This is a predicted structure of a 71-nucleotide RNA (transfer RNA) from an uncultured Coriobacteriaceae bacterium. The prediction has a mean pLDDT of 81. The sequence was found in a public genome assembly. Its Rfam family is "tRNA". Its family is annotated with triplet codon-amino acid adaptor activity in the Gene Ontology.

[in-house]
RNA sequence: GCGGGUGUAGUUCAAUGGUAGAACCAGAGCCUUCCAAGCUCUUGACGCGGGUUCGAUUCCCGUCACCCGCU
Numbered sequence: 001g002c003g004g005g006u007g008u009a010g011u012u013c014a015a016u017g018g019u020a021g022a023a024c025c026a027g028a029g030c031c032u033u034c035c036a037a038g039c040u041c042u043u044g045a046c047g048c049g050g051g052u053u054c055g056a057u058u059c060c061c062g063u064c065a066c067c068c069g070c071u
Stems, first nucleotide, its partner, number of pairs: 001070007010024004018054001026042005047063005
């Protein structure tokens, strides 16, 4: 330099155009003499910038970061 892949919550992962979910973690409550465990509830995210569309995490373009391969 060229090609490909990945980017979503604090972490690990879903979601093939129609209000973004789960688990763990965190906070609160219940339970318990206390702690742990268990149960319930809550906070919190689509890498960034454009385009297409009535509507984009999803499709297209660019860009950034990381990973893999080629030279």